The prediction has a mean pLDDT of 83. The part of an RNA shown here (small-subunit ribosomal RNA, 3' major domain) has 475 nucleotides and comes from Erythroxylum longipes. Rfam family: Bacterial small subunit ribosomal RNA. Taxonomically the source falls in Erythroxylum (Eukaryota, Tracheophyta, Euphyllophyta, Malpighiales).

Context: one part of a larger RNA
RNA sequence: UGACAGGGGCCAGUAUAAGCAGUGGAGCAUGUGGUUUAAUUUAAUGCAAAGCGAAGAACCUUACCAGGGCUUGACGUGUCACGAAUCCUCUUGAAAAAGACGAGUGCCUUCGGGAAUGUGGACAUUGGUGGUGCAUGGUUGUCGUCAACUCAUGCCGUAAGGUGUUGGGUUCAGUCUUGCAAUGAGCGUAACCCUUGUGUUUAGUUUCCACCAUUAAGUUUGGAACCCUGAGCAGACUGCCAGUGAUAAGCUAGAGGAAGGUGAGGAUGAUGUCAAGUCACCAUGCCCCUUAUGCCUUAGGUGACACACGUGCUAUAAUGGCCGGGACAAAGGGUCGUGAUCCUAGGAGGGUGAGCUAACUCCAAAACCCAUCCUUAGUUUGGAUUGUAGGCUACAAUUCGCCUGGAUGAAGCCGGAAUCGCUAGUAAUCACCGAUCAACCAUACGACAGUGACUUUGUUCCCUGGCCUUGUAUA
Numbered sequence: 001u002g003a004c005a006g007g008g009g010c011c012a013g014u015a016u017a018a019g020c021a022g023u024g025g026a027g028c029a030u031g032u033g034g035u036u037u038a039a040u041u042u043a044a045u046g047c048a049a050a051g052c053g054a055a056g057a058a059c060c061u062u063a064c065c066a067g068g069g070c071u072u073g074a075c076g077u078g079u080c081a082c083g084a085a086u087c088c089u090c091u092u093g094a095a096a097a098a099g100a101c102g103a104g105u106g107c108c109u110u111c112g113g114g115a116a117u118g119u120g121g122a123c124a125u126u127g128g129u130g131g132u133g134c135a136u137g138g139u140u141g142u143c144g145u146c147a148a149c150u151c152a153u154g155c156c157g158u159a160a161g162g163u164g165u166u167g168g169g170u171u172c173a174g175u176c177u178u179g180c181a182a183u184g185a186g187c188g189u190a191a192c193c194c195u196u197g198u199g200u201u202u203a204g205u206u207u208c209c210a211c212c213a214u215u216a217a218g219u220u221u222g223g224a225a226c227c228c229u230g231a232g233c234a235g236a237c238u239g240c241c242a243g244u245g246a247u248a249a250g251c252u253a254g255a256g257g258a259a260g261g262u263g264a265g266g267a268u269g270a271u272g273u274c275a276a277g278u279c280a281c282c283a284u285g286c287c288c289c290u291u292a293u294g295c296c297u298u299a300g301g302u303g304a305c306a307c308a309c310g311u312g313c314u315a316u317a318a319u320g321g322c323c324g325g326g327a328c329a330a331a332g333g334g335u336c337g338u339g340a341u342c343c344u345a346g347g348a349g350g351g352u353g354a355g356c357u358a359a360c361u362c363c364a365a366a367a368c369c370c371a372u373c374c375u376u377a378g379u380u381u382g383g384a385u386u387g388u389a390g391g392c393u394a395c396a397a398u399u400c401g402c403c404u405g406g407a408u409g410a411a412g413c414c415g416g417a418a419u420c421g422c423u424a425g426u427a428a429u430c431a432c433c434g435a436u437c438a439a440c441c442a443u444a445c446g447a448c449a450g451u452g453a454c455u456u457u458g459u460u461c462c463c464u465g466g467c468c469u470u471g472u473a474u475a
Base pairs, nucleotide, nucleotide: 001475002474003472004471005470007469008468009467010466011465012464013463015459016458019422020421022419023418026314027313028312029311030310031309032308033307034305035304042053064300066298067297068296069295070294077124078123079121080120081119082118083117086103087102089100090099091098092097107114108113127289128288130287131286132285136283137282138278139277140276141274143272149186150185151184152183153182154163155162156161167178168177169176193266194265195264196263198234199233200232201231202230203229204228207224208223209222213220237260240254242252243251244250303441316415320374321373324370325369326368332363333362334361337356338355342351343350344349381412386407388405389404390403391402392401428451429450433446434445
C1' cells in the first nucleotide's frame, strides 16, 4: 500500500420493511443434467450456464452414426493436353456416381491462336465445425451506469509510499461549495445524441372537414381552421418568491407553467476484476490428420426416457364459462408478396383474383358494453391423453410437422421448506404485429397499443456496494 474481520462509524440501493402478482404442488411446452444408444454432434455450469449460441433440426441445415463411394480432391492459383459452350435420350444404382448413343459450333483474330467454359494428367498445394480461449486478435458478460480510477509539477518521508482524492456541508454523482502544502490536468459523472410530453412557423398529398354546396359514403367541387404527418424554432435554467443554511453550495414550500428541480424512457459502460465466455461468427500462432480427423451421397440421429433441475404456457373457475349482437388502437409487414370481393364446405380449407411497389390497398383486434343460459358441482370448470375422419406446405409428413371436425374427457379445488419480479401509465391483465421462414413444433424472442391498481415519505435487522477509521500471527 492492498486484502481480510461473525471490528467500529457514515451513506446508498426494490436490500429489507409495506403491498400486488407469481414460482415451488398439477398437466403440457421448452432447455439442461443423468441414463440409454450405432449416434443420441457441440459450446455454455453459482450470481454472470440451463425458451442460452439456435431470428425456425422432416431432407437440407448437420458438425454425430451406419452403409455406398472419391483421392490434386466439393473450393482457389499456376502449368500441360483434349473438347467451344450447351442440350436430349438410354442402362446400372438407394443416391452419389459410372457407362453409352445422338444433336451442335457461336465471339474476337495478325489465321499462329485467344477469351469464356468443360474434362483429364503431373505437382506445388488444397481441405479440416480436428486440439489448445491457460499462446492470441476481435468481440461479449460481470461487478456497475456503481462513482470511482489516475497523472504532471511541488511539498513530506531513508525508502516502500503519502499529499492532491482527506476535513465541515451538499449532491443521483470525486456534483458543487468552503477550508487546507498543495496547484493544476486527464479518463469517468453530467451535458451534447435519439424517442416522447406543450406551443409556434412553414408545407398541405395519398391526410383532415369547421363553414358553403353535394353524396349511399370526405364521395365530388371547395377549403387548410382543426386533426395528423414531415422540417425548422421556442420552451425548464432552482430563472422568480418565501423560509432555512455560513451573505456559500444546496435543501424545503409556493407561484406561474403542457412539463419543476436529472420531466419520462433509450443509447452511451472509466481504470480494472473474474488466466470469466467464445479457436463452432470471423481472423490467427503452435500442434495434429492428408486413400483421411478431408470430400460426395442414401438412410438414421440431434425428437430416446425409471428420474432430477431451470424457464414458461394453460388452469384450478361465477371479478367466471357458453351463445347472440355492438364498439374503440398503436406500431409493423407486403410483388417469387399481400390477398379484398363473390362462390363453395359444418370447419381447416378450395375456387375466383379486384386493388396495392402502399398516409391511397390488404393482413386486421381482444379484453370491454348489452343481452341469454349455467348456480358451486370435478360441473356447461379444466383441457391433457387416445381413436377416428379430413385439410395445408413440401420431391417427401413413418421415425418427426402444423391446422380442422366430431368422439374421448386425465391431473388440477390456490400449492411444504424455500424463492423471484415490480414504486406509475409501473405491476397485473388483454389482444395485435414483426424477424427467422416452403411449412412449422412460437406457449419463445423483439416490438406495439387497450384496460389499469395496491403499497412505501421508514432504515433496527438480512444482502450488495461506496467512503473514513481500528486491528491482524495475511501478501